Source information
A computed fold for a 471-nucleotide part of an RNA from a metagenome, annotated as small-subunit ribosomal RNA, 3' major domain. Rfam family: Bacterial small subunit ribosomal RNA. Rfam links the family to the GO terms structural constituent of ribosome and ribosome. The RNAcentral record of the full RNA draws on SILVA. Its mean pLDDT, the model's own confidence on a scale to 100, is 83.

[in-house]
Context: one part of a larger RNA
RNA sequence: AGACGGGGGCUCGCACAAGCGGUGGAGCAUGUGGUUUAAUUCGACGCUACGCGAGGAACCUUACCAGGGCUUGACAUGUUAGUGACUGCCCGCCGAAAGGCAGGCUUCCCGACUUUUAGUUGGGCACUAUCACAGGUGGUGCACGGCUGUCGUCAGCUCGUGUGGUGACACGUUCCCUUAAGUGGGGUAACGAGCGAAACCCCUACUCUGUGUUAUAUGUAUCACAGAGGACUGCCAUCUUAUAGAUGGAGGAAGGCGGGGAUGACGCCAAGUCAGCGUGCCCUUUAUGCCCUGGGCGACACACAUGCUACAAUGGUCGAUACAACGGGUUGCUAAACCGCAAGGUGGAGCUAAUCCUUUAAAAUCGGCCUCAGUUCGGAUUGGAGGCUGCAACUCGCCUCCAUGAAGUUGGAAUCGCUAGUAAUCGCGAAUCAGCCAUGUCGCGGUGAAUACGUUCUCGAGCCUUGUACU
Numbered sequence: 001a002g003a004c005g006g007g008g009g010c011u012c013g014c015a016c017a018a019g020c021g022g023u024g025g026a027g028c029a030u031g032u033g034g035u036u037u038a039a040u041u042c043g044a045c046g047c048u049a050c051g052c053g054a055g056g057a058a059c060c061u062u063a064c065c066a067g068g069g070c071u072u073g074a075c076a077u078g079u080u081a082g083u084g085a086c087u088g089c090c091c092g093c094c095g096a097a098a099g100g101c102a103g104g105c106u107u108c109c110c111g112a113c114u115u116u117u118a119g120u121u122g123g124g125c126a127c128u129a130u131c132a133c134a135g136g137u138g139g140u141g142c143a144c145g146g147c148u149g150u151c152g153u154c155a156g157c158u159c160g161u162g163u164g165g166u167g168a169c170a171c172g173u174u175c176c177c178u179u180a181a182g183u184g185g186g187g188u189a190a191c192g193a194g195c196g197a198a199a200c201c202c203c204u205a206c207u208c209u210g211u212g213u214u215a216u217a218u219g220u221a222u223c224a225c226a227g228a229g230g231a232c233u234g235c236c237a238u239c240u241u242a243u244a245g246a247u248g249g250a251g252g253a254a255g256g257c258g259g260g261g262a263u264g265a266c267g268c269c270a271a272g273u274c275a276g277c278g279u280g281c282c283c284u285u286u287a288u289g290c291c292c293u294g295g296g297c298g299a300c301a302c303a304c305a306u307g308c309u310a311c312a313a314u315g316g317u318c319g320a321u322a323c324a325a326c327g328g329g330u331u332g333c334u335a336a337a338c339c340g341c342a343a344g345g346u347g348g349a350g351c352u353a354a355u356c357c358u359u360u361a362a363a364a365u366c367g368g369c370c371u372c373a374g375u376u377c378g379g380a381u382u383g384g385a386g387g388c389u390g391c392a393a394c395u396c397g398c399c400u401c402c403a404u405g406a407a408g409u410u411g412g413a414a415u416c417g418c419u420a421g422u423a424a425u426c427g428c429g430a431a432u433c434a435g436c437c438a439u440g441u442c443g444c445g446g447u448g449a450a451u452a453c454g455u456u457c458u459c460g461a462g463c464c465u466u467g468u469a470c471u
Base pairs, nucleotide, nucleotide: 001471002470003468004467005466007465008464009463010462011461012460013459015455016454019418020417021416022415023414026309027308028307029306030305031304032303033302034300035299042053043052064295065294066293067292068291069290070289073133077132078131080129081128082127083126084125088105089104090103092101093100094099108124109123110122111121112120113119114118135284136283138282139281140280144278145277146273147272148271149269151267156195157194158193159192160191161190162171163170164169175186176185177184201261202260203259204258206229207228208227209226210225211224212223232255235249236248237247238246239245298437311411315370316369317368318367319366320365327358328357329356332351333350337346338345339344377408382403383402384401385400386399387398388397424447425446426445427444428443429442430441
C1' cells in the first nucleotide's frame, strides 16, 4: 500500500421490514445430474450452469453409434505426364443408398500456322495417374485474438506539475454541508486534468405549424408523417453558512433525473467460449478426413432446476354483445361463398400492403343453468375414428372428433419476484420454421391493486477509521 475481521462510524440497494402473488406438495412440458446404452455427440456447474449455446434434433441438421463404401479426396491452389467424351445426354447390372462395373449417341471450346478429307502448336475445360497438399466440431480458453457474463449504471479509477518523506509511498481523492452521483458548494499543500457520472442520441406524455394518400361519411376534429416549442428549482414561502441545496405551494399536459431505452470507467473471477469465427503449438493423414443407409441425441428405478395446468362459485358452462396495440405477408397472407360436428377441404376475390389478408382479441358486460360434490371442478392417461405437413410421421410430429376420465381439496422445512400503469391477471403478434413437440423466448396492448412505521437484524455494496502472526 492492499486484503481480511463473528472491529467501529456514516450511507445506500425489493437487502430486511410492510404488503401482493408464487416456488417447495399433484399431473404434465423443458433443461440438468445419475443410471442405462452400440451410441444415448459436445460445451455450460454457487451467486454469474441447469426453457443455457439450441430464435425450431423425423431425414437433413449431426458433431455420436452400427453397417456399407471413397482415398489428391465433399472443398482450394499449383506441378508433371497422359487422354479428348473420361465431361454432357440416354441407358443396363449389383446395391438400402453411397458407391462400383459396363454399354450407346455425340467425338469438347478458343486462337495461330501449314502442304486445308487433315495435321502441328498455344491456351482453356474436363478426366486419369503422380507429387506438393487439402481436410479434422481432434487436444490445449492455463498459449491467444475477438466477443461475453459478473461485481454494477455501483461511483469509483487515475495522471501531470508541485509539496512532504532516506524510501516504499502519501497529499490531491481526506474534512463539513449536499446529491442518484468523486453531483455541487465551502474549507484545505495543493493546483489543474483525464476515463467514468451527468449531458449530447432514440421512444413516450402536451401544444403549435406544415403536409394529406392508402387514414377520415364531411369538417379547422381524429389519425399519420415531418419540424418547432415546452421544465430551468424558472416563480412564491420556509429552512440553511441565508452558498450548494432541501421541504411545501402556485401555474402547468408534465416538477424537481417526468417515464422508458441505448450507453457499462480502471479492474476482479488464469470466469466463459479453440463447437460461431480467427489463430500459435501439439496430434491425425487408405483416417481423428469424406459419402451413404439405419439408429441415437427422445432411453428411465431415481434426484434437482425452470415453467405450464389445476385443485374451483371473485368459479365452470351455454347464449348474446363491446373495446386494442405491436407486428407479418408474393415459393407469401389468403377474403366471400360452399362442403364437413371439427381439424380441415373446395374455392379463388384482393394485396409487393395506413388500401387486401392475417383479424371474431380475451378477460370485461348482459342473461340462463350448475349449488360445494373429487362435482357440469380438474384434465393426465388410454382406446377408436379422422385431418395436415412432408420422399418418409414405427422408433419420434402437430391438430380434430367420440369415448375414457388419473393425481390433485391450496402444498413441511425452506425459498423467489415485485414500489405503479408496477405486481397480479387477460388475450394478441413475431423470429426460427415444410411441419412441430412453444407451456420457451422476444415484443404488444386490455383490466389493474396492496404496502413501505422504519434501518435493530439478514444479504450485498460505497466512504472514513482501527487491529492483524496474511500478501